[in-house]
RNA sequence: GCCUUAUCCAGAGUGGCGGAGGGACAGGCCCUGCGAAGCCACAGCAACCGCCCAGCUUUCUCUCUCAUGUGGAGAGGAACAGGGAGUGGUGCUAAUUCCCGCACCCGCACCCCGUGCGAGUGAGAGAUAAGGA
Numbered sequence: 001g002c003c004u005u006a007u008c009c010a011g012a013g014u015g016g017c018g019g020a021g022g023g024a025c026a027g028g029c030c031c032u033g034c035g036a037a038g039c040c041a042c043a044g045c046a047a048c049c050g051c052c053c054a055g056c057u058u059u060c061u062c063u064c065u066c067a068u069g070u071g072g073a074g075a076g077g078a079a080c081a082g083g084g085a086g087u088g089g090u091g092c093u094a095a096u097u098c099c100c101g102c103a104c105c106c107g108c109a110c111c112c113c114g115u116g117c118g119a120g121u122g123a124g125a126g127a128u129a130a131g132g133a
Base pairs, nucleotide, nucleotide: 002132003131004130005129006128007127008126013042014041015040016039017038021031022030023029025101027099028098043093044092045091048089049088051084052083053082055080057079058078059077060076061075062074063073064072065071066069097125102122103121104120106118107117108116109115110114
């Protein structure tokens, strides 16, 4: 770099180095010498993985048991739903993923076409996580 799945209207910044860019891309609109990117330190947010708890849920395996049935009891695994901590692995800490782009659709304006403005749904793209080839 590629594939799959989930999430993206919530949340959370100070200092040092640095010295002109940054917000993925195009357009828009923003941020920035009252200091951009990047790097470092410390702090914070969140809860994807991992961890802990418990389950009148589903399913599998094993054991015991009887009155041998679609029986009962117990243990363990997996899945699923719920709760928790934040010492582990990531991530994140301007603006909804800043808005938007493609398709569909609704309202309003302009006589109509079409265009403009405003809203909605879905896709695409992107980001992050987990898994995979």